Overview: Predicted 3D model of a 472-nucleotide part of an RNA (small-subunit ribosomal RNA, 3' major domain) from an uncultured bacterium. Its Rfam family is "Bacterial small subunit ribosomal RNA". A reference for the family is Yusupov et al. (2001), "Crystal structure of the ribosome at 5.5 A resolution", Science. The RNAcentral record of the full RNA draws on ENA, Greengenes and SILVA. Its mean pLDDT, the model's own confidence on a scale to 100, is 84.
Context: one part of a larger RNA
RNA sequence: UGACGGGGGCCCGCACAAGCAGUGGAGUAUGUGGUUUAAUUCGAAGCAACGCGAAGAACCUUACCAGGGCUUGACAUGCAGGUGAAUAAGCAAGAGAUUGCUUAGUCCUUAAGACACAGAGACAGGUGGUGCAUGGUUGUCGUCAGCUCGUGUCGUGAGAUGUUGGGUUAAGUCCCGCAACGAGCGCAACCCCUGUUGUUAGUUGCCAUCAUUAAGUUGGGCACUCUAACGAGACUGCCGGUGACAAAUCGGAGGAAGGUGGGGACGACGUCAAAUCAUCAUGCCCCUUAUGUCCUGGGCUACACACGUACUACAAUGGCUAUAACAGCAGGGAGCAAGCUGGCAAGGGGGAGCGAAUCCUCAAAAAUAGUCCCAGUUCAGAUUGUGGGCUGCAACCCGCCCACAUGAAGUCGGAAUUGCUAGUAAUGGCAGGUCAGCAUACUGCCGUGAAUACGUUCCCGGGCCUUGUACA
Numbered sequence: 001u002g003a004c005g006g007g008g009g010c011c012c013g014c015a016c017a018a019g020c021a022g023u024g025g026a027g028u029a030u031g032u033g034g035u036u037u038a039a040u041u042c043g044a045a046g047c048a049a050c051g052c053g054a055a056g057a058a059c060c061u062u063a064c065c066a067g068g069g070c071u072u073g074a075c076a077u078g079c080a081g082g083u084g085a086a087u088a089a090g091c092a093a094g095a096g097a098u099u100g101c102u103u104a105g106u107c108c109u110u111a112a113g114a115c116a117c118a119g120a121g122a123c124a125g126g127u128g129g130u131g132c133a134u135g136g137u138u139g140u141c142g143u144c145a146g147c148u149c150g151u152g153u154c155g156u157g158a159g160a161u162g163u164u165g166g167g168u169u170a171a172g173u174c175c176c177g178c179a180a181c182g183a184g185c186g187c188a189a190c191c192c193c194u195g196u197u198g199u200u201a202g203u204u205g206c207c208a209u210c211a212u213u214a215a216g217u218u219g220g221g222c223a224c225u226c227u228a229a230c231g232a233g234a235c236u237g238c239c240g241g242u243g244a245c246a247a248a249u250c251g252g253a254g255g256a257a258g259g260u261g262g263g264g265a266c267g268a269c270g271u272c273a274a275a276u277c278a279u280c281a282u283g284c285c286c287c288u289u290a291u292g293u294c295c296u297g298g299g300c301u302a303c304a305c306a307c308g309u310a311c312u313a314c315a316a317u318g319g320c321u322a323u324a325a326c327a328g329c330a331g332g333g334a335g336c337a338a339g340c341u342g343g344c345a346a347g348g349g350g351g352a353g354c355g356a357a358u359c360c361u362c363a364a365a366a367a368u369a370g371u372c373c374c375a376g377u378u379c380a381g382a383u384u385g386u387g388g389g390c391u392g393c394a395a396c397c398c399g400c401c402c403a404c405a406u407g408a409a410g411u412c413g414g415a416a417u418u419g420c421u422a423g424u425a426a427u428g429g430c431a432g433g434u435c436a437g438c439a440u441a442c443u444g445c446c447g448u449g450a451a452u453a454c455g456u457u458c459c460c461g462g463g464c465c466u467u468g469u470a471c472a
């Protein structure tokens, strides 16, 4: 000087408390451990691994296993001479890779070129090892308020001071004081979205007035809504109290918004030899008729069990039936697909319109009426059987959906434990990426919409000062 203390003081955070909804019990989905296996590819490991890499394993992917092949190679750059255009189609053998045969095809140039075949040797190739050799990227403490430097001063020195103190703040934020005076990286602001409004613009958007219609459908209009560009607006600016005449803080006015308005992006010096050699790059080591490469099939989907994360429930604030409303984000050409049509349905036929403010995808909870009457039920839907549909060379291992039948556990969950302070929690659906097909996951979007916070004694984490130490 740090680190640590079941030392002290001050302060903060959904940290506790006050509340709401959960997890832990059930079934299923998914990830992991373990076990099994020819293989169940590899990585991730307290918080900060475990719906994680993977924004989607039937083949491919694929790295794993079995078998069948190739050896200058699936891919790149040189080389000399030789043969042949390249390429396309068909037939045969084979699981295919591949091999054989036939046909079509005769480029461009003139000893050269492109491409292919065979050849030689340089080399290619490696998702092989080392993240404890590395770059780059990322997590974490933590959006915590800290981390430092120059000059000066003090100290033999390590170092100290500044950065401590009195107030204040979300903040090393600001004020005052002070052997310090300044400065840098952080904080804040500048950026984006959202909340109010003005100007400009008025189609594909909108409709107050006039006419018209089944319908903003059409004439007409751009007031309004909206769209999207530029502005305005909030600054403790104004008033009062407190305060040290300060910084600030409390209350009020006006205002769409008030003291950082709400949300996002943004992550200081550093810590964990944290993660990644399997995104990529890369040193060294290793393989080179194989640890490279092509193919078929299998595996990554196994299953006495254990854990994490979710979904669905256990019902009446509910289930079922009928009627009939109201969104936003976003996507659409190898695409989105309306009305219509036959099917109980999944889906099929057909195809208007739309490269989209024009057309399409496109709501559900809620509401209204009826029924069920507290039961393992008109709850719940696992499991299984049969019959269908879709995608795709191909759904046996191993996809999704529909109908009929079947109708398991489950009556609110032990010890323990998680999230959340407002348009939040809870609850309802929708869209998108991935994608041929496949979503209870992920990323967004809107609808409905609470309860509680006395307070900081305690648990956890953190910041500042101080104290002890046989630790570094």
Stems, first nucleotide, its partner, number of pairs: 001472002003469003007466007015456002019420005026312008034303002042053002064298007073123001077122001079119001082117003087104007107113001125287002128285003134281002136276003139272001141270001146185006152161003165176003191264004196232007205222003210219002235258001238252005314413001318372006330361003335354002340349002379410001384405007426448007